Predicted 3D model of a 76-nucleotide RNA (transfer RNA) from a bacterium. Rfam family: tRNA. The family's RNA type in Rfam is transfer RNA. From the family's description: Transfer RNA (tRNA) molecules are approximately 80 nucleotides in length.
[in-house]
RNA sequence: GUCCCUUUCGUCUAGUGGCUUAGGACACUGCCCUUUCACGGCAGAAACAGGGGUUCAAAUCCCCUAGGGGACACCA
Numbered sequence: 001g002u003c004c005c006u007u008u009c010g011u012c013u014a015g016u017g018g019c020u021u022a023g024g025a026c027a028c029u030g031c032c033c034u035u036u037c038a039c040g041g042c043a044g045a046a047a048c049a050g051g052g053g054u055u056c057a058a059a060u061c062c063c064c065u066a067g068g069g070g071a072c073a074c075c076a
Base pairs, nucleotide, nucleotide: 001072002071003070004069005068006067007066010026011025012024013023018056028044029043030042031041032040049065050064051063052062053061
């Protein structure tokens, strides 16, 4: 330099154009339970890397940028 893969709550992840003002687990916060703690129950806060495009409709498809990973090439 060329090409490929990847990026979603704090962490891990579901999602494959409409069933999603994005769901789950753990963690966190509050309440209940308990003599206390743990366990358990209920509730809550918390995310689509940024920008543009296609579409009636985009987390999802396309392009650019950025981060991460990989392959190849170059290295006289």